[in-house]
Context: one part of a larger RNA
RNA sequence: CCUUCGUUAAGGAACUCGGCAAAAAAUCUAGACGUAAGUUCGCGAGAUGUCUUCCCAAUUCUUUGUUUACAAAGGAUUGGGCGCAGCGAAAGAAUUCCAAGCGACUGUUUAUCAAAAACACAGGUCCCUGCAAACUCGCAAGAGGAAGUAUAGGGGCUGACGCCUGACCAGUGCUGGAACGUUAACGGGAGCGGUGCAAGCCAAUCCCCGAAGCGCCAGUGAACGUCGGCGAUAACUAUAAUCGUCCUAAGGUAGCGAAAUUCCUUGUCGGGUAAUUUCCGACCCGCAUGAAAGGCGUAACGACUUGGAAACUGUCUCAACGAAGGACCCA
Numbered sequence: 001c002c003u004u005c006g007u008u009a010a011g012g013a014a015c016u017c018g019g020c021a022a023a024a025a026a027u028c029u030a031g032a033c034g035u036a037a038g039u040u041c042g043c044g045a046g047a048u049g050u051c052u053u054c055c056c057a058a059u060u061c062u063u064u065g066u067u068u069a070c071a072a073a074g075g076a077u078u079g080g081g082c083g084c085a086g087c088g089a090a091a092g093a094a095u096u097c098c099a100a101g102c103g104a105c106u107g108u109u110u111a112u113c114a115a116a117a118a119c120a121c122a123g124g125u126c127c128c129u130g131c132a133a134a135c136u137c138g139c140a141a142g143a144g145g146a147a148g149u150a151u152a153g154g155g156g157c158u159g160a161c162g163c164c165u166g167a168c169c170a171g172u173g174c175u176g177g178a179a180c181g182u183u184a185a186c187g188g189g190a191g192c193g194g195u196g197c198a199a200g201c202c203a204a205u206c207c208c209c210g211a212a213g214c215g216c217c218a219g220u221g222a223a224c225g226u227c228g229g230c231g232a233u234a235a236c237u238a239u240a241a242u243c244g245u246c247c248u249a250a251g252g253u254a255g256c257g258a259a260a261u262u263c264c265u266u267g268u269c270g271g272g273u274a275a276u277u278u279c280c281g282a283c284c285c286g287c288a289u290g291a292a293a294g295g296c297g298u299a300a301c302g303a304c305u306u307g308g309a310a311a312c313u314g315u316c317u318c319a320a321c322g323a324a325g326g327a328c329c330c331a
Base pairs, nucleotide, nucleotide: 001326002325003324004323005322006321007320008319010317011316014315019312027093028092029091030052031051032050033049038043040160054081055080056079057078058077059076060075061074062073063072064071065070082086095310096309097308098307099306100305101304102302103301107119108118123158124157125156126155127154128153129152135144136143137142161297162296163295164294166227167226168225171224172223173220174219175218176217177216180215181214182213187208188207189206190205193202194201195200228246229245230244231243232242255289256286267283268282269281270280271279
């Protein structure tokens, strides 16, 4: 010096990306009291927090035994005693609170760097499927679906619950449409020309007929998706309820908003701190929010993420001492 462990004055997170890590303290195990906001009334909750705990004596109550007296066990009240300490040891064991984000929850996952806000989920919704089902596997036979039958099965998206889920069908997709246009083979008709004695055969070309598809016409967004620009305007200024104009299929509604989204940006204001690029509450000119790629809330829950506080400590100021084992030295 290294590893593991023990103790530490004063301070107590000043450490650090971060109280990480380790440690510690207080507290708890038994009893009594008491317990907030919020809430889906179940919870939150062991919330937070307060007190008692040993020994002696008296009084009194309950139960059992007992004819009573009395005895045993348990409790209550009062008085007294000792100690630093009364669960006096040992052993074991939640730190707590205030807020915010995300995900409702229990669950699942990268065997061997990721456990999460990812996946799943109950619930919601759309599409397909009438049974020899749709769909999947297989060249096929066949099998699953299912020894099921639309309250069933398959697929997509969303993801408890509450309040909701706006506009656009122009493009793409899907669904529907006894008409019309376009059109292949086949079929019908005409037939240049070739060949043959002939019957006939071959055959350019043209016309008619002719399915799906495409065109065409509609519908459809919890289908793929999309959801404007410029100029002017009000009794100081500023702003613009308002007006004009261009374009569009329609121009982003409710809600939320410097956000897990904000470049400029450490935006501005307020709170918290002595001091904060973080945090919380607001504001809104949203570079580039927005409604099932769901929007906004939400009690409970979380080895999740973020900020703050109490308590506590060798994390630190700042290191010291001790133990064991190494390293190291000698044999």
Molecule: large-subunit ribosomal RNA, domain IV
Organism: Patescibacteria group bacterium